Overview: This is a predicted structure of a 74-nucleotide RNA (transfer RNA) from Geodia barretti. Model confidence (mean pLDDT): 83 of 100. Rfam family: tRNA. By type it is a transfer RNA.
RNA sequence: CGGGGCGUGGCGCAGCCUGGUAGCGCAUCCGGCUGGGGGCCGGAAGGUCCUGGGUUCAAAUCCCAGCGCCCCGA
Numbered sequence: 001c002g003g004g005g006c007g008u009g010g011c012g013c014a015g016c017c018u019g020g021u022a023g024c025g026c027a028u029c030c031g032g033c034u035g036g037g038g039g040c041c042g043g044a045a046g047g048u049c050c051u052g053g054g055u056u057c058a059a060a061u062c063c064c065a066g067c068g069c070c071c072c073g074a
Stems, first nucleotide, its partner, number of pairs: 001073007010026004020057001028044006050066005
């Protein structure tokens, strides 16, 4: 310098192709069962979807640029 992949609650990921209210597991908080711990059950809180711009009635999703991490080539 060129090419490719990834970026979504605290952590790990799905959703993107095919635009239409952002979800799952773990963790956290509250309650129940238990003498307590652990475990199980029920519920709750938590995300301007890496940044900026564009297209659209509507963008995590499509387009452009940039940033970060990883891989390949030179």
Taxonomically the source falls in Geodia (Eukaryota, Opisthokonta, Demospongiae, Geodiidae).